The RNA shown here (c-di-GMP-I-GGC riboswitch aptamer) has 84 nucleotides and comes from Desulfosporosinus sp. OT. The prediction has a mean pLDDT of 87. It was read from a public genome assembly, where an Rfam model found it. NCBI's taxonomy places the organism under Bacteria, Bacillati, Bacillota, Desulfitobacteriaceae, Desulfosporosinus.

RNA sequence: GAUGAAAAAGGUAAACCCGUUGAAAGACGGGGACACAAAGCUAUGGGUCUAAGGCUAUACGCUAUGACUGCCAGGUUGCCACUA
Repeated sequence: GAUGAAAAAGGUAAACCCGUUGAAAGACGGGGACACAAAGCUAUGGGUCUAAGGCUAUACGCUAUGACUGCCAGGUUGCCACUA
């Protein structure tokens, strides 16, 4: 560096419920486990979500400066086994 999760040690924590926060998407904390070999970190690219504010032809409209890394990639760090 590549490959892999069979073994060993572990790790994370979906949906849902409760509380807090936010305009919302969502986030945080507790409970809880659907899954995950990077489901560690990063908002860099694409994509998706929300629309307070702004715009408007007044519509369940448009719009990110907001959000999602467990949507896909990139960058970066890492346990074990095996292999070069």